């Protein structure tokens, strides 16, 4: 000093550290930023199979790998559940003023609610963590 991400700034109580100015921790108010729930109207209204829904960029697809229970059964089948890896993709994010174009680099997850939610004014309600980087291209 810069990056992702809403995750920043103001007050202010205890406690701390210090001469004081400040700083730190841990709570409470507020603004800002992000997020949910939630009218009319407008979607939707059938049949099968399947529960469903939220945050996120984080859709999805092929391979290879594991591969147990139960039902029927001579076989074929049928249902439930568990697992590691490659590759490729929709889309995302960065190259230190900004834009634009080219080029390089990276991600492409994880988590949540509980039988419940289309949108959606009025109105409620929740969050403000956390990780990272080291000269960071060209026109």
């Nucleotide at each position: 000093u810069g990056c992702c991400g809403a995750a920043u700034c103001c007050a202010u109580u205890c406690g701390u550290c210090g001469a004081u100015a400040g700083g730190c921790g841990a709570g409470u108010g507020g603004a800002g930023c992000g997020g949910g729930g939630g009218a009319a109207c407008c979607a939707a209204u059938u049949c099968c199979c399947c529960g469903g829904g939220g945050c996120g960029a984080g859709a999805g697809g092929u391979c290879c790998a594991a591969g147990g229970g139960c039902c029927c059964g001579u076989g074929a089948g049928g249902u439930c559940a568990c697992c590691g890896g490659a590759c490729c993709a929709a889309g995302c994010g960065c190259g230190a003023u900004u834009g634009c174009u080219c080029c390089g680099c990276g991600c492409g997850a994880g988590c949540c609610c509980g039988a419940c939610a289309g949108c959606u004014a009025a109105c409620c309600c929740c969050g403000u963590a956390g990780g990272c980087a080291a000269c960071a291209g060209a026109g």
Record summary: A computed fold for a 139-nucleotide RNA from a soil metagenome, annotated as c-di-AMP riboswitch aptamer (ydaO/yuaA leader). It matches the Rfam family "c-di-AMP riboswitch aptamer (ydaO/yuaA leader)". From the family's description: This family represents a conserved RNA structure found upstream of the ydaO and yuaA genes in Bacillus subtilis and related genes in other bacteria. The RNAcentral record of the sequence draws on MGnify. Model confidence (mean pLDDT): 82 of 100.